This is a predicted structure of a 74-nucleotide RNA (transfer RNA) from a Candidatus Woesearchaeota archaeon.

[in-house]
RNA sequence: GGGCCCGUAGCUCAGCCUGGCGGAGCAAUGGUCUUAUAAGCCAUAGGUCGUGAGUUCAAAUCUCAUCGGGCCCA
Numbered sequence: 001g002g003g004c005c006c007g008u009a010g011c012u013c014a015g016c017c018u019g020g021c022g023g024a025g026c027a028a029u030g031g032u033c034u035u036a037u038a039a040g041c042c043a044u045a046g047g048u049c050g051u052g053a054g055u056u057c058a059a060a061u062c063u064c065a066u067c068g069g070g071c072c073c074a
Base pairs, nucleotide, nucleotide: 001073002072003071004070005069006068007067010026011025012024013023020057028044029043030042031041032040050066051065052064053063054062
């Protein structure tokens, strides 16, 4: 220098191909239960979908650039 993959909640990851309300588990907070704690159950909060731009009525999703990580080639 070239190619490919990954980046989404505090953590681990789905969703992307085929554009149409941003999710699950764990964790956190509140409640319930208990003498109390844990577990269980119920509820709540938490997001610039790495960043910027483009296309579109509409972008996590399509296009371009760029940043970070990994692998391969040279």
Annotation:
The organism belongs to Candidatus Woesearchaeota, within Archaea. It matches the Rfam family "tRNA". The family's RNA type in Rfam is transfer RNA.